[in-house]
Context: one part of a larger RNA
């Protein structure tokens, strides 16, 4: 000076106060463990386990068997031949090997070049092989917590202190007074982006009040609304009162679409964990180079006495099940999305218009209304498992994919000890959409709306942090 341990102060979904949840039942996933020929590798306490992986059926793919190959799948340089390339044919699980036939481009100083392709030798190639503890980038955390440091001057012999502490204040080392400290630089805060309000403008694929028209904003008009784009206003403690030290605030009002950071995102100091990542890339040393490199066919990566982590579903009447008419928003579409129409109990076919504010996925569920189940039964609960017949995509659905019909119908009656997340358009609940993607194991994961609550406003305790002070046998 740090760390630690004890005390003040302060704060934070940290406790209280309140909702939903995990934990217990089955199914997804993902990790461990065992198994295996291999079950490819990484991450492992918060900060690992729905992670890397925005999609493992071949490929992907690193692993295992078998089989081939060895200047090589790709790259630069030699030499020698043949333009490149196309087409059959034998074998072969393919990869590969083997044979036949066709054919001469382009540029040109006619020497030849460029390019491929073959066959030679030789230099390298080539590694998802090893060290994230040799490393660059990049990321996680503590933490969006207020902090972390400089110049000069000043105290100390010196390690170093002062500044940065006090007194009040703040989300904030924010700001204000004070004072051996003047000052600055970086976090913060503001400048970005999105939403919320007015206007100003443009009105077409959007709008439709009014004025005809009508199956229908469809068609003349229209340019108000609604909505898109773009620009501007507007929120600053600015006004008004009490407070306080006349300060910096703080309280309460008023106007105002918003009021005290207006809601969210982005943005993450200096440093911690020799934290993670050599498997996104890049890289030093080391290591293999008829192999630890390269092609392929099949298989794994999907195994299963168990453990554990994340979810989806559900045990029900605040429901279930049949019927009916309603209300979003963001989002994607041409090797795509697909209306119309016929067609199947249905997944699904078949036809095929049209499309970037034009057509189109598109159906929004829940809520709401009739009906029914009739009172708590394992049921008109719950849906696994398993049986069979379809459908779709794909070269291909057994190992292993998703989708229906029909027919079985398991465990489950709100779950122990503990433990999570949440302060308002937020929890919970509801259903749309997107990347990645031939299909999907989509119940993830990002985003988007609809419905829409309960509690605290307090610091005694648990956990994390900030800053002062005390004390150490600790560096």
């Nucleotide at each position: 000076u740090g760390a630690c341990a004890g005390g003040a102060c302060c704060u934070g979904c940290a406790c209280a106060a309140a909702c939903c949840a995990u934990a217990g039942a089955g199914c997804a996933u993902a990790u461990g463990g065992u198994u295996u020929a291999a079950u490819u590798c990484g991450a492992u306490g918060c900060a690992a386990a729905g992670u890397g992986a925005a999609g493992a059926a071949c490929c992907u793919u690193a692993c295992c068997a078998u089989g081939g190959u060895u200047u090589g799948a790709c790259a630069u340089a030699c030499c020698a031949u043949g333009a490149a390339u196309c087409c059959u044919c034998u074998u072969g699980a393919a990869a590969g090997a083997g044979a036949g036939g066709g054919g001469u481009g382009c540029c040109u100083u006619c020497g030849g070049g460029a390019g491929c392709a073959u066959g030679g030798a030789c230099a390298c190639a080539g590694g998802u092989g090893g060290u994230g503890c040799a490393u660059g980038g990049u990321u996680g955390u503590c933490g969006u917590c207020a902090g972390c440091u400089c110049u000069u001057g000043u105290c100390g012999u010196a390690a170093g202190g002062u500044g940065u502490u006090g007194g009040g204040u703040u989300a904030a080392g924010u700001c204000u007074c004070g004072c051996a400290a003047c000052g600055a630089g970086u976090g913060u805060a503001a400048c970005c982006c999105u939403c919320a309000u007015g206007u100003u403008u443009a009105g077409u694929u959007g709008c439709u009040a009014c004025c005809g028209u009508a199956g229908a904003g469809u068609u003349u008009g229209g340019a108000a609304c609604c909505c898109u784009g773009a620009g501007c206003a507007g929120a600053c403690u600015g006004c008004c009162g009490a407070u306080g030290a006349u300060a910096a605030g703080c309280c309460a009002g008023a106007g105002g679409a918003a009021g005290g950071u207006g809601a969210g995102g982005a943005u993450g100091a200096c440093g911690u964990c020799a934290a993670g990542u050599c498997a996104u890339c890049a890289u030093g040393c080391c290591c293999c180079u008829u192999a630890u490199g390269c092609c392929c066919u099949g298989g794994g990566c999907g195994a299963c006495a168990c453990a554990c982590a994340u979810g989806c579903u559900a045990c029900a009447a605040u429901g279930g099940c049949u019927g009916g008419g309603a209300c979003a928003a963001a989002g994607g579409g041409u090797c795509a999305u697909g209306a119309u129409c016929c067609u199947a109990c249905g997944a699904g076919g078949g036809u095929a218009a049209g499309c970037u504010a034009a057509c189109u996925c598109c159906a929004a569920a829940a809520a709401c209304c009739c009906a029914u189940c009739c009172u708590c039964a394992g049921u008109u609960c719950a849906a696994a498992u398993u049986a069979u017949a379809g459908g779709c995509u794909u070269u291909a659905a057994c190992u292993c994919a998703c989708c229906u019909g029909c027919a079985u119908a398991a465990a489950g009656c709100c779950a122990g000890a503990a433990u999570c997340g949440u302060u308002a358009g937020u929890a919970a609940u509801c259903g749309c959409u997107g990347a990645u993607c031939a299909g999907c194991c989509a119940u993830a994961c990002g985003g988007c709306g609809a419905u829409a609550a309960a509690u605290u406003c307090a610091u005694u305790c648990c956990c994390g942090g900030g800053c002062c002070u005390u004390g150490u046998a600790c560096a």